About this RNA:
A computed fold for a 106-nucleotide RNA from Maritimibacter sp. REDSEA-S28_B5, annotated as TPP riboswitch aptamer (THI element). Lineage of the source: Bacteria > Pseudomonadota > Alphaproteobacteria > Roseobacteraceae > Maritimibacter. Its mean pLDDT, the model's own confidence on a scale to 100, is 75. It matches the Rfam family "TPP riboswitch aptamer (THI element)". From the family's description: Vitamin B(1) in its active form thiamin pyrophosphate (TPP) is an essential coenzyme that is synthesised by coupling of pyrimidine and thiazole moieties in bacteria. Its family is annotated with thiamine pyrophosphate binding in the Gene Ontology. Of the family's consensus pairs, 96% are formed in the model.

RNA sequence: UGGCUCACCUCGGGGUGUGUGCCGUCAUGGCGCGCUGAGAUGCGCAAGCGAACCCGUUGAACCUGAACCGGAUCAUACCGGCGGAGGGAAGGUAAGGUCAGGCGCA
Repeated sequence: UGGCUCACCUCGGGGUGUGUGCCGUCAUGGCGCGCUGAGAUGCGCAAGCGAACCCGUUGAACCUGAACCGGAUCAUACCGGCGGAGGGAAGGUAAGGUCAGGCGCA
């Protein structure tokens, strides 16, 4: 001096199922209990606005494919395939760690 990495700041992206019991409804729905998970949330007629959580190009956070395929389950967007497929949201900062190079000294 440069690369990588940790941390922090600001900004941004994303998802929020499924089963069952009770209540209730014209229909939506509400509460409790379970399953998986980082996360299954509050307000709202709705659009949407928040909280927590996860992720931001080193990009499987998340979306499309997909009312997909195989396997499980009471059931599920539960597990895997699909997937060396396609999309997808970034800037900064004092210092630390590590690697490489340059200069100087011994």